Predicted 3D model of RNase P RNA and transfer RNA as a complex of 378 nucleotides.
Rfam match: Bacterial RNase P class A. By type it is a ribozyme.

[in-house]
RNA sequence: GAAGCUAGCCAGACAGUCGCCGCUUAGUAAUAAGGGGAGGAAAGUCCGGGCUGCACAGAGCGGGAUGACGGCUAACGGCCGUACGUCGCGAGACGAGGAAUAGGGCCACAGAGACGAGCGUAUUAAGUUACGGUGAAACGCGGUAACCUCCAUCCGCAGCAAGACCAAAUAGGCUGGCAUUGGCGUGGCUCGCGCUGCCAGCGGGUAGGUUGCUUGAGCGCACGAGUAAUUGUGCGCCUAGAUGAAUGACUGUUGCGUGCAGCAAUGCACGACAGAACCCGGCUUAUCGGCUAGCUUCUUUC
RNA sequence: GCCCUCGUAGCUCAGUGGAUAGAGCAUCCCCCUCCUAAGGGGAGGGUCACACGUUCGAUUCGUGUCGGGGGCACCA
Numbered sequence: 001g002a003a004g005c006u007a008g009c010c011a012g013a014c015a016g017u018c019g020c021c022g023c024u025u026a027g028u029a030a031u032a033a034g035g036g037g038a039g040g041a042a043a044g045u046c047c048g049g050g051c052u053g054c055a056c057a058g059a060g061c062g063g064g065a066u067g068a069c070g071g072c073u074a075a076c077g078g079c080c081g082u083a084c085g086u087c088g089c090g091a092g093a094c095g096a097g098g099a100a101u102a103g104g105g106c107c108a109c110a111g112a113g114a115c116g117a118g119c120g121u122a123u124u125a126a127g128u129u130a131c132g133g134u135g136a137a138a139c140g141c142g143g144u145a146a147c148c149u150c151c152a153u154c155c156g157c158a159g160c161a162a163g164a165c166c167a168a169a170u171a172g173g174c175u176g177g178c179a180u181u182g183g184c185g186u187g188g189c190u191c192g193c194g195c196u197g198c199c200a201g202c203g204g205g206u207a208g209g210u211u212g213c214u215u216g217a218g219c220g221c222a223c224g225a226g227u228a229a230u231u232g233u234g235c236g237c238c239u240a241g242a243u244g245a246a247u248g249a250c251u252g253u254u255g256c257g258u259g260c261a262g263c264a265a266u267g268c269a270c271g272a273c274a275g276a277a278c279c280c281g282g283c284u285u286a287u288c289g290g291c292u293a294g295c296u297u298c299u300u301u302c
Numbered sequence: 303g304c305c306c307u308c309g310u311a312g313c314u315c316a317g318u319g320g321a322u323a324g325a326g327c328a329u330c331c332c333c334c335u336c337c338u339a340a341g342g343g344g345a346g347g348g349u350c351a352c353a354c355g356u357u358c359g360a361u362u363c364g365u366g367u368c369g370g371g372g373g374c375a376c377c378a
Base pairs, nucleotide, nucleotide: 001298002297003296004295005294006293007292008291009290010289012254013253014252015251016250017249018248020037021036023034024033025032026031039273043284044283046282047281048280049279050278051159052158053157054156058191059190060189061188063155064154065153066152067151068082069081070080071079072078084095085094086093087092098150099149103148104147105144106143107142115140119132120131121130122129163211164210165209166208173202174201175200176199177198178197182196183195184194185193204377205376206375218237219236220235221234222233223232224231225230256271257270258269259268260267261266303374304373305372306371307370308369309368312327313326314325315324320358329345330344331343332342333341351367352366353365354364355363
């Protein structure tokens, strides 16, 4: 210098003006002042947990998920470490990976024969020994469990449109089902528990407000434990809470990149993926560019 | 926001491990007819939504994406 690998970070900056949504203070109110206001994925809703309701969840059958060993964690199918296998010169990357001697199923075409031993040739005292054109697998205790299954572990079901409260309005009408060995909560079934005129459909009415709601397994720094994931202690900080749904627009200066014009100076235009909706830990997917650290291979020079 | 479900020819669907994926309608060509329809014969048309994996072998099995469709509150 070139080509790569891994981990982490940023997602233009500053100032001004006008707006939008919450909060605090002052005020009877109008309003005024102060302060806050999208992301690394807010996405897909694929896993796990908190929270809420059903008995703060119970028993059995059924069903589902996972699968080396050890650890981390609130929990996980996540993460870390080690071993093994495959790929790469390498840094490294990938791996749903227990059991085929519990049992059942399947192995197309080709091939004499496809799963359990028979067949052909040679050989031997002797099914004794050796070899089979095909095929992924052939003379053998084969392969397949991302086929059924067995083993081990885990899982109750719904979801903030959960749940709680207030207000408003209507014809408490019609049909069907079952009615105490019943119906519903209750979900695949049975038991158990709770309530008891309950469910479904048609028709009718309201479709408003408050709460749940954002201080949390929270973030940053230092020191310590541990190979690491992670964790202990101390100090500091408060960082959206909308609901027909705010988080925006414009102007000026400037940085980076791209395109066009120009001999040049320079001028003009454009700026990745995308946007909270109860919260959190992960995974996966989309993403213009840039920065930092460590490492690998090759080449050149000393 | 949450839950459920589906992607195979232009349309509607079969096929659920086995070679080169089919059917009906539609399109095109030929025959029949004076012409058209109907009828008969033939042909074309497929990234089995996409990617990766399991397997000797994948439309089928597994995982992950992409796209489409459907449902939901309260009172009585």